Context: one part of a larger RNA
RNA sequence: UGACGGGGGCCUGCACAAGCGGAGGAACAUGUGGUUUAAUUCGAUAGUACGCGAGGAACCUUACCCGGGUUUGAAGUGCAGAGGAAUAAAGUAGAAAUAUUUUAGCUGGAAACAGUCUUUGUAUAGGUGCUGCAUGGUUGUCGUCAGCUCGUGCCGUGAGGUGUCGGCUUAAGUGCCAUAACGAGCGCAACCCUCAUCAUUAGUUGCUAACAGGUCAAGCUGAGAACUCUAAUGAAACUGCCAGUGUAAAUUGAGAGGAAGGUGGGGAUGACGUCAAAUCAGCACGGCCCUUAUGUCCGGGGCGACACACGUGUUACAAUGGAUGGUACAAAGGGAUGCUACUUGGUGACAAGAUGCCAAUCUUUAAAGCCAUUCUCAGUUCGGAUCGAAGUCUGAAACUCGACUUCGUGAAGCUGGAUUCGCUAGUAAUCGCGCAUCAGCCAUGGCGCGGUGAAUACGUUCCCAGGCCUU
Numbered sequence: 001u002g003a004c005g006g007g008g009g010c011c012u013g014c015a016c017a018a019g020c021g022g023a024g025g026a027a028c029a030u031g032u033g034g035u036u037u038a039a040u041u042c043g044a045u046a047g048u049a050c051g052c053g054a055g056g057a058a059c060c061u062u063a064c065c066c067g068g069g070u071u072u073g074a075a076g077u078g079c080a081g082a083g084g085a086a087u088a089a090a091g092u093a094g095a096a097a098u099a100u101u102u103u104a105g106c107u108g109g110a111a112a113c114a115g116u117c118u119u120u121g122u123a124u125a126g127g128u129g130c131u132g133c134a135u136g137g138u139u140g141u142c143g144u145c146a147g148c149u150c151g152u153g154c155c156g157u158g159a160g161g162u163g164u165c166g167g168c169u170u171a172a173g174u175g176c177c178a179u180a181a182c183g184a185g186c187g188c189a190a191c192c193c194u195c196a197u198c199a200u201u202a203g204u205u206g207c208u209a210a211c212a213g214g215u216c217a218a219g220c221u222g223a224g225a226a227c228u229c230u231a232a233u234g235a236a237a238c239u240g241c242c243a244g245u246g247u248a249a250a251u252u253g254a255g256a257g258g259a260a261g262g263u264g265g266g267g268a269u270g271a272c273g274u275c276a277a278a279u280c281a282g283c284a285c286g287g288c289c290c291u292u293a294u295g296u297c298c299g300g301g302g303c304g305a306c307a308c309a310c311g312u313g314u315u316a317c318a319a320u321g322g323a324u325g326g327u328a329c330a331a332a333g334g335g336a337u338g339c340u341a342c343u344u345g346g347u348g349a350c351a352a353g354a355u356g357c358c359a360a361u362c363u364u365u366a367a368a369g370c371c372a373u374u375c376u377c378a379g380u381u382c383g384g385a386u387c388g389a390a391g392u393c394u395g396a397a398a399c400u401c402g403a404c405u406u407c408g409u410g411a412a413g414c415u416g417g418a419u420u421c422g423c424u425a426g427u428a429a430u431c432g433c434g435c436a437u438c439a440g441c442c443a444u445g446g447c448g449c450g451g452u453g454a455a456u457a458c459g460u461u462c463c464c465a466g467g468c469c470u471u
Stems, first nucleotide, its partner, number of pairs: 005471001007470007015460002019423005026315008034306002042053002064301007077123006087104007105116004126290002129288003135284002137279003140275001142273001147186006153162003166177003192267004197235007207224002211222003238261001241255001242253004304442001317416001321375007333364003338357002342353004382413001387408007429452007
C1' cells in the first nucleotide's frame, strides 16, 4: 500500500422481508456426467459449463469408426522437361469412389497403327494434429458497480500520502459547503435509437367526415385531404413555476399547468483492472509433430447406445375445468425453385386445378375471451405417455434415425421432502401469432410481436453480493 476478519460505522441491490407463480415428486423433450461401444468426434465444468459452440446430425454436414481407393494428391502457385493437330455417346464390373471396353467423329500417318489433354520431375501443398500456460482478435465475469488515475504544488529519510478525506446531498467521485491543495483525464450524466403528445409537409397501395352513386354486405365507385395511418422535419420537460425546510447543493408537498414530472418508459453504450477465465475446432499466428499419412476420395455405420445421476424445459394431475356449436378483437414479420385466394376430391395430413402478388395493393381463421348446451368429482368425457394398424408429405433414399394425419390402445400422475428459482407494472402470470436456420425436421429451444392483466414492499435485525470510511 492492498487483501482478509463469525471488528466497527454509513449505504445500495428482488439480497432478505411482504406477495404472486414455479423447480425439487410423474411422463416426455433436450443438454451433461457416467457406463457401454468398432466409433459413441471435439470443446465448455462453482458463481461465469450443462435447450452452451449447434440460428436445423437421415446422406452431406462430420471432425469419429469399419471397409474399398489414392499419393504433386480434392483445390492453389512457381520452376524445369515431354506434348500441343484433335471430343461426343453408349455399355460392362463395382456399394460407390473408380477401373475398363466399344461406337462415331477428329488428328498424325502411304498403311498397319497410334493418339484424342494431359503427363514426368521438383519446390511446394494439405492437416478440425498438439500447445488458449507462446500469441492476435473476440468474449464471459465482478458490474452499468461508481469507481480508476494523472500534472504541478505541499508533507514524509523512504515505500508512499495529500488531492479522492470531513459535513450535507445524489441513481452516480452527482453536486454544494469546508479544506495544502489547485486543476485535468478515463468512467457517471448528456449527445444516439425507440415508445408516449402535438404541429407542419406529403396523400398511394393506406384513410372515409361531408356530397353523390351503389350493394345481400362492403371505401365498392365518383370524389375528398378532415380523421386514422404512414415517414420526414420541428415543438415539448428544464425542479422551469408555486409553497414549506435549508448557508448552499438539494429535499418534501404535490400544488398548478401538461400527453408526459423530477434520470418520463425501454434499448444501445461496459472505466482502470480481476480470474495465466474461454476460444489454436470461426478466423489469424509463433513453436512442435504427420507427409504412400495424423493428407485426401467414396460406401456403410456412429455423433440418436442406456442399469443409472444431475441441469434446463414441455404436458399434466382438472370444474377459475374438459367437450360440442355459435360469435368478436391484434401487432410485428415473411414471400418467386416463393406465399397462395378460390373451386373440387379426401374424416384428415394433403392432393388436383386455378387466381393474385417481386407486396401499405395479393397472401396469413389469432387464441385466451363472450354466448349456449353437456359432463357432476370419478384415475373420470381429467391426463396423454406407450404400443398396434393404415396413410400423407419432403427428399436419390425415412431400417438404424424425419415430421404430420386417421382409427384403436389409454401408462405414470390426485399439486410434489429437505431445499431452491424468477419477478416491483403494462411487470409477474396467462393466451396465441411471426421470424432466423431450413428440401424436410426431431423447435417443447432461441429471437421478436401483440391480447388479457394482478398481488405486495412495514422495513433493513438477519442471509448473499457490492461501495465508502475506520480498526